[in-house]
Context: one part of a larger RNA
């Protein structure tokens, strides 16, 4: 000098734009953050023009694996980059074939019943695109090549929307490898499924991933192993560069979801607002037993130098469901708060010498300076304030923002300047007070009676809605 997710002191007019718990991955009250479909299904209720509409709980389907948050763990094929295969892939696009015949249940509802509650139990009975058989099989899978196995679902307003098998595409994901990826030897040996082979199991798939048997291999001073620290990257910052430091916001990726395990469902999870078990904590209880998980958006306590509203809207962009209307969406878009940063604007302009007064300094009592500065005169109205109008984001229609932006008219110089410094480095000096005291200070240092260095004042310098100080990096 530059930079900052900054903080602190003094001060503070406006707008645009970005950012805003870096600390306790501490604990969390309340509300909201994932629903939707009646064009899959039966039933109850309300209304009724008697045809239907609306609504409720339930069965069923799709979605709750996305979106949003965090950085605890991780030194690792985690991430980066470049290759690879032994793989799966709902919804989407495309090709081709098929969509046949039956059956048994069950929730809701009703009756009875247990429990404080959470939640159940028994009986009767009902529907489906829920479930199960049978048939069929070009292609598909297995095969000893003889053969064997395996599917479906209908709805309807007749426009369509679906269901099944197989092939291809796209997308997404899994796995493997080369290279490079913090510091330490005051960590030197480590490892026994360990390294490899054969056979099998398991998986979508390769593989000691697992099991059995066999062999004795494997890593390591080119730093293994142990311990410490840390999410990675694009980037950011500094620097002429090389390099150093860093990883907020935004984007990509990984990871976690109170702690530790586990699987279920599913195309995909070992699943933040799903399930089971154990633990800690909190809450309810009739003491028998139950409920919960803000590292989602607000918000609270605590911690801290320190970081916002328990806001509005689905109008736009996108996402889920639906044939659609539409519903949901704390994603998102907006508004609030904060000089936290960056950028822009303003706090007037011109004229004007009686060089007014006060202040301050010198002193020979008249000057110097503040200083065109004030007052005076003449203008302007940006921003602000008041009033009105029309665009744009969105159009077939729909605007949260919105007292928006912008424009027009009016108004009064009116409402708007503080901060640090003045010994040298370093731009800017004198008086008074103090007297190694009080104090200053980034370094050198200053102060013990003439202090341009302390404190006040006048004057001056700097940057300016900021200015200084502290911290960190180069």
């Nucleotide at each position: 000098g530059a930079a900052c997710g900054a903080a602190c002191g003094c001060u503070g007019g406006c707008g645009g734009u970005a950012g805003g718990c870096c600390u306790a991955a501490u604990a969390c009250a309340u509300g909201c953050a994932a629903g939707u479909c009646g064009a899959g299904c039966g039933c109850g209720c309300c209304c009724u023009u008697c045809u239907g509409u609306g609504u409720g709980a339930g069965c069923g389907g799709c979605g709750g694996a996305c979106g949003g948050g965090u950085g605890a763990g991780u030194a690792a094929c985690g991430g980066g980059u470049g290759g690879g295969a032994a793989u799966a892939u709902g919804c989407c696009c495309u090709u081709c074939u098929c969509u046949a015949a039956g059956g048994a249940a069950u929730a809701g509802c009703c009756u009875c019943u247990g429990g404080a509650a959470a939640c159940g139990g028994a009986g009767a009975g009902u529907a489906a695109u829920a479930c199960c058989u049978u048939a069929u099989a070009c292609g598909c899978c297995c095969u000893u090549u003889g053969g064997g196995g395996g599917a479906a679902a209908g709805a309807u307003u007749u426009a369509u929307c679906g269901a099944a098998a197989a092939g291809g595409g796209a997308u997404u994901a899994u796995c493997c490898c080369g290279c490079g990826u913090u510091a330490u030897a005051u960590u030197a040996g480590g490892a026994c499924u360990u390294u490899g082979g054969u056979a099998g199991g398991g998986u979508a798939a390769u593989g000691g991933c697992c099991u059995a048997c066999c062999a004795a291999g494997c890593c390591u001073a080119c730093g293994a192993u142990c311990g410490a620290u840390a999410g990675c990257u694009g980037g950011u910052u500094u620097g002429a560069g090389a390099g150093g430091a860093u990883g907020a916001u935004c984007a990509c990726u990984c990871u976690c979801g109170c702690u530790g395990g586990g699987a279920c469902u599913g195309a995909a999870a070992c699943a933040c607002g799903g399930c089971c078990c154990a633990g800690a904590c909190u809450c309810c209880u009739a003491c028998g037993g139950g409920a919960g998980g803000c590292a989602g958006c607000c918000g609270u306590c605590c911690g801290g130098a320190a970081u916002c509203u328990u806001a509005g809207a689905c109008a736009a962009u996108g996402g889920g469901g639906g044939a659609a209307a539409c519903c949901c969406u704390g994603a998102u878009c907006u508004a609030u708060c904060c000089a936290u940063g960056c950028c822009g604007c303003g706090u007037g302009u011109g004229u004007g010498a009686u060089g007014a007064a006060u202040g301050c300094c010198c002193u020979a009592a008249g000057g110097c300076u503040c200083g065109u500065a004030u007052g005076g005169c003449a203008c302007u109205u940006u921003c602000g304030c008041c009033a009105g109008a029309u665009a744009u984001g969105a159009u077939a229609a729909u605007g949260a923002c919105a007292c928006u932006c912008u424009c027009u008219g009016g108004u009064c110089a009116a409402g708007a300047a503080a901060c640090c410094c003045c010994g040298g480095c370093u731009a800017a000096c004198u008086c008074c007070g103090u007297g190694c005291c009080a104090g200053c200070a980034g370094c050198c240092c200053c102060g013990g009676u003439g202090a341009u260095a302390c404190g006040c004042a006048c004057g001056g310098g700097g940057a300016u809605a900021g200015c200084g100080c502290u911290g960190u990096u180069c």
Notes: Small-subunit ribosomal RNA, 5' domain from an uncultured prokaryote, 474 nucleotides, folded computationally. Model confidence (mean pLDDT): 83 of 100. Its Rfam family is "Bacterial small subunit ribosomal RNA".